[in-house]
RNA sequence: ACUCGAUAAUAGCAAACUCAUGCGAAAGCUGGGGACGCAAAGCUACGGGCCUAAAGGGAGGAAACUAUGGUCGCCGAGCCGCCGAA
Numbered sequence: 001a002c003u004c005g006a007u008a009a010u011a012g013c014a015a016a017c018u019c020a021u022g023c024g025a026a027a028g029c030u031g032g033g034g035a036c037g038c039a040a041a042g043c044u045a046c047g048g049g050c051c052u053a054a055a056g057g058g059a060g061g062a063a064a065c066u067a068u069g070g071u072c073g074c075c076g077a078g079c080c081g082c083c084g085a086a
Base pairs, nucleotide, nucleotide: 004084005083012038013037017033018032019031020030022029023028036073042079043078044077046076047075048074049071050070051069056065
């Protein structure tokens, strides 16, 4: 230094649920509480997956379709990073 990851140490994050006369069409997000978990559960929607379907097209309506909306705590990829037992 790389791989690796401990019943080590120091810090960190925060699922479900819940609160909000917060944002959003929704999915979902943000903030407070919370503590299931996480050694990248840090960052980037780049590839795939998944969620949503406002707008779109039609004479109009419904269904269906569609991401330009989401999700990195679904997987892969890229970037960056703390500690050091075996």

About this RNA:
Predicted 3D model of an 86-nucleotide RNA (c-di-GMP-I riboswitch aptamer) from a Candidatus Bipolaricaulota bacterium.